[in-house]
């Protein structure tokens, strides 16, 4: 900088000792023990492995045809692309939808009437991961 995801999952312990949930505003969390390390589990399935699964594609062989182009047929292994499946090596992750907002749209509700505050939806913006 660029493409994918982000409403599912999955915690104990030991040291530590006051923050933490990016920011901002709320709302949480937190001495019944933050934050950081470290040990052990876990969850998940981006890369990367594997398939005596599958599907395109497909060199390359045969046919007809003078030849090529075009067609019909066959195409094991292997290489390519997709999809299932398994497996857990590289990373990530294990409060609360990314905890909600924030900008913009767009619907409803109030309201004599218009913003605004208020609910709901979209969408951007930032932001976390992962590959590149």
């Nucleotide at each position: 900088c660029u493409c994918a995801u982000c409403c599912a999952g999955a915690g104990g312990g030991g040291c530590a000792g006051a923050g933490g949930g990016a920011c901002c505003g709320g709302c949480c969390c937190g001495a019944c023990g933050a934050a950081g390390c470290c040990c052990c589990g876990g969850c998940a399935a981006c890369c990367g492995c594997g398939a005596u699964g599958c599907g395109c594609a497909g060199a390359c062989u045969c046919g007809a045809u003078u030849c090529c182009a075009g067609c019909g047929a066959g195409g094991c292994c292997g290489c390519g692309c997709g999809c299932u499946c398994g497996a857990a090596g590289g990373u990530g992750c294990c409060a609360a939808c990314u905890c909600c907002g924030g900008c913009c749209c767009a619907g409803g509700g109030u309201c004599a009437a218009c913003u605004c505050g208020c609910c709901u939806g979209g969408g951007a913006c930032a932001g976390a991961u992962g590959a590149g």

The RNA shown here (SAM riboswitch aptamer (S box leader)) has 132 nucleotides and comes from a soil metagenome. Its mean pLDDT, the model's own confidence on a scale to 100, is 82. Rfam family: SAM riboswitch aptamer (S box leader). Its family is annotated with regulation of gene expression in the Gene Ontology. The RNAcentral record of the sequence draws on MGnify.